[in-house]
Context: one part of a larger RNA
Formats: sequence, structure tokens, C1' cells
RNA sequence: GGAUGAACGCUAGCGGCAGGCCUAAUACAUGCAAGUCGAACGGUAAGGCUCCUUCGGGAGUACACGAGUGGCGCACGGGUGCGUAACGCGUAUGCAACCUACCUUUAUCUGAAGAAUAGCCCCGAGAAAUCGGGAUUAAUACUUCAUAACAAUAAGAAUCGGCAUCUUUUCUUAUUUAAAGCUCCGGCGGUUAAAGAUGGGCAUGCGUGACAUUAGUUAGUUGGUGAGGUAACGGCUCACCAAGACAGCGAUGUCUAGGGGUUCUGAGAGGAUUAUCCCCCACACUGGUACUGAGACACGGACCAGACUCCUACGGGAGGCAGCAGUAAGGAAUAUUGGUCAAUGGACGAAAGUCUGAAUCAGCCAUGCCGCGUGCAGGAUGACAGCCCUAUGGGUUGUAAACUGUUUUUAUAAGGGAAGAACCCCCCCGACGUGUCGGGGGCUGACGGUACCUUUUGAAUAAGCACCGGCUAACUCCGUGCCAGCAGCCGCGGUAAUACGGAGGGUGCAAGCGUUAUCC
Repeated sequence: GGAUGAACGCUAGCGGCAGGCCUAAUACAUGCAAGUCGAACGGUAAGGCUCCUUCGGGAGUACACGAGUGGCGCACGGGUGCGUAACGCGUAUGCAACCUACCUUUAUCUGAAGAAUAGCCCCGAGAAAUCGGGAUUAAUACUUCAUAACAAUAAGAAUCGGCAUCUUUUCUUAUUUAAAGCUCCGGCGGUUAAAGAUGGGCAUGCGUGACAUUAGUUAGUUGGUGAGGUAACGGCUCACCAAGACAGCGAUGUCUAGGGGUUCUGAGAGGAUUAUCCCCCACACUGGUACUGAGACACGGACCAGACUCCUACGGGAGGCAGCAGUAAGGAAUAUUGGUCAAUGGACGAAAGUCUGAAUCAGCCAUGCCGCGUGCAGGAUGACAGCCCUAUGGGUUGUAAACUGUUUUUAUAAGGGAAGAACCCCCCCGACGUGUCGGGGGCUGACGGUACCUUUUGAAUAAGCACCGGCUAACUCCGUGCCAGCAGCCGCGGUAAUACGGAGGGUGCAAGCGUUAUCC
């Protein structure tokens, strides 16, 4: 000098864009953050409409729908950085050792039957959470049968390739394995198989902290055979056999730490850094375990154990903000218990649509960067004055002010007023591949009566902070008298201090300026 997720002191007019618990992965009141589908199903608790009524209610209907069965989603999105020095990350390869729901393409099939169960109803237990029994009912829930190969398994034959284990393609035989319907009749689904896309899994080379005041470490340890297990290879697990494997090119141990793109600095080499944004990893009160599923060993799922908090009728139960707000605590220190799904994106749905603290907006904070303003021009008699200095002549503040003219960014007041909107859906027209595409019109805005524009009034509404001995731009007077104090370094202060405190003047930056901390 530059930089910062900064803090502190003094000060403060506005706007745009960004950023905002670095500490206690401490504990959390309250609300919200993951639902959706009635075009899968039995149905109908509340509401609407219609009819009947003995005024208690009953029936129907369609808009719809609580609870329930079922499907898809909840593995995404959002948070945090505890752990991890590791194939965790980065980079480059490989899988002849692998999986992939939804989506795309191609092809096949979609036949028949059955037994239950939730809900509703009845009975019972309990303070509650919830649970037990009985009867009855449906499905795209469940089970069985049929059919079936380009699928799987086993055996055989030929064949391409490969150093080889092996493998490509074709054929034959045997065995095994599917399905579900709904509909507004246009479609939407379901099954099996082959490919694609996307996402993932695994392996390997190289790179990726400190300490040798850590020198030896290791028994599933290293390898083999066989088996089990996995989507898949593998000591991944097990039985048996061998005795190996790693290490001064730093094993093992201890300490520290999420990694990278980046960011800061620097002429560069390098050094430092990992807040925001993006990619990967790990975690979800602590530890462990699996279930479901295409995918989890699952933040707002389950079970067990533990610590903590809460409810209790003492028998027993409930909970997990490192989601968004918010509270307490800690701290030098970090924001609102806000609006909206309008846009973008996501889940579900045929769609309308519903949900979405993702997202987008607003609020707070000079935390940073950028921009604008606090007027401009004239005006000497260098004004009567004031402060300060003085050789008492004067100098300085100073064109500064007064005064004259002028402008209105901003401010104030009034009026107008967006883009962001394209979809979807509805209507019309056209094209063809007949449900798609293209064109036109209508509908939809949280922000927001915001941005922006026009007009009104009037210099009106707006300057501070640090420094002035040298480094380092800027000097005099008074006070003090090694005192009080200053200080980044050198050093100032003991009676004329440009270094302390005040004043006048000056210098530098400016809505900021200084100090502190950290990095180059």
C1' cells in the first nucleotide's frame, strides 16, 4: 500500500447492487417448512342444491371431500462443518465385475379365477397416547392358474476376437418367470423384453497438512483354495493352507483440518484463504440397527440403548430448529415470530388445480462496493466587526460573508404510471401426421400506486473525521514544567515544547474518517 462475513470511537443526506452467528454440532416456547390423486377403491363426517317430512329427521344429486385402503412423492429441494489426513477431495483412466423409478425409442402381451382386510357398525380396556375382540365390504392392494421369449438358469454344437481366465454371434434341448384397470370414448394406464438418456456404485495411477523431542507396525493381518454374501469385484464374511504385508521415497502414532473451483496479495514465482455462489463429501440430540423402496441404512420415518426436557389419574406416555422466522445463553459481534406463489423450479394430478419459509419480494444494519448531493456565477471598500498572530505599521481567517443574479439534482407537495406475462385454460383461424404445431383475442402481478415521468415551492433539506517533530502532506500562540501526558519506530516533556492539553491557522480523506484484529 492492498484486502476483510469484521468489531470499536466520533459523525451521518439519498439511491443501486451485494453481504449479514466467524463464538455454544449449546438448549429451545410458538407458528409454518411435503404433500398430492375421487379419471385406482369402498364410501359420506361437515357444507351446497333439490324433494319429502310426524319438524326429530329422511331420500337424492352433483360440486366436492374428513378419516381409511391404494398409487406416486417424501433419497429432491433447504441446513450445518461435528467427524474425516481418507480413493474424502482434485485430476486422469478403467469395469470382459455393476444397478438405474420417472423420461425417450422399438417390439410383445393385457386371458381366467380366488381368499382376505382397513374403513363403517357392535362390544370392551385406558387419564391419555393408543390398543383388543366380533360381524361385514372394495380395489390399479394380495394370491393362484393360463399363455410367453430377443429374459433367466443348465447342457450341447458351430463361429469372431483375445497372450490368457475368457468372450462375440448363431442354433438346439430342458426348466423357470408377466399383467389392471379407469375413462368425458378422444385417451390415460399396466406387463415383458431390447436399446438410449439421466443418476449412481466400484477399482486404479498421480497429487493433496504439522511433528522423528513419534521408528518400528500388523493375526483377517498379506496371499492362496473353496464356500457364503452383494446390483457388482474384493478378507466383504467364513473354513482350511502358506507366512506373509507396510516402513527412512517416513510406516505406525499424536496434533490440526471437510476437499476443490475460487478469493486476497504479489512484477512474477509464490504466500495466505475456502464467508457469499457452484461441484463433491460427511452429519441430523449421542451411539447402534435394520425395514420399506429403483434409490436410504433415511434432518421434519421405524426400533433399541443413553443423556436431557415435558405430560401423568403414577399404571404409563410424548419430544428432537446443524429447515424459515423467533427465544435464552455465549460473545467484540451478525437481521423480521413479514408478503406472495405473480415469475423460475419442484411433488402429485388427464386437467383445472393443490402444496412449496425452495424461490421471489419487502423489513432491519454505512457491513462493503459503486453513483449522486450538500449549490453555481459575480462580488474588495480586501467591509464596519469578531477570533488568532504581530516588529503595533499591519497580517490572517478571506471571495469567505453581506449583497446581486441564476439553477432545482435531491427534498417538499400534487398528478400520471410501468416492464417483468410467457404459459395453462377459454374462444377464433390455419396447417397437417387428427392431437399436435403455428397465428390472433381474452384471463392471471406478491413486489406496488414501487421504479419511472410531468408539474409546484424555494438555496431552500444535507459535513464530518483524523492528522500537522522526522519517516509523512501540513506552524504559530497560550497553558503545563521529567508533572500531567504522548508514542507505530526513532523518541518528546526537568520554564520560551512546531512532539503533552487548548486555541487560531493549515494538510489529507470525505458520508465517511480514524483505531484495533488478521492475511499478502